[in-house]
RNA sequence: GCCCCGCUGGUCCAGUGGUGAGGACAUCAGGCUCUCAACCUGAAGGGGCCGGUUCAAUUCCGGCGUGGGGUG
Numbered sequence: 001g002c003c004c005c006g007c008u009g010g011u012c013c014a015g016u017g018g019u020g021a022g023g024a025c026a027u028c029a030g031g032c033u034c035u036c037a038a039c040c041u042g043a044a045g046g047g048g049c050c051g052g053u054u055c056a057a058u059u060c061c062g063g064c065g066u067g068g069g070g071u072g
Base pairs, nucleotide, nucleotide: 001071002070003069004068005067006066007065010025011024012023013022018055027043028042029041030040031039048064049063050062051061052060
C1' cells in the first nucleotide's frame, strides 16, 4: 500500500428501513436488614464523524477517523 471485520449508555453485547433501540454488569434512589452484602422495585444514562439514497437511516451506499486481523 491492498483486502476483510468491528465502532450502539460507564463496561460488554444484541437487534431491525417505520413498533417506546433491548439485555447483563456497573451507578443512583427506595424497600428488606440491627448494619453491610445478597435480594426486590424504580430511575438516569446510548447509535464514531461528515455526506448521499429514501416519505422515513442506528440499519443501505460513499468518504474520513479509530481498533483488530490478513497479505506483497

Predicted 3D model of a 72-nucleotide RNA (transfer RNA) from Nonomuraea sp. CA-141351. The sequence is in RNAcentral, with records from ENA. Model confidence (mean pLDDT): 81 of 100. NCBI's taxonomy places the organism under Bacteria, Actinomycetota, Streptosporangiales, Streptosporangiaceae, Nonomuraea.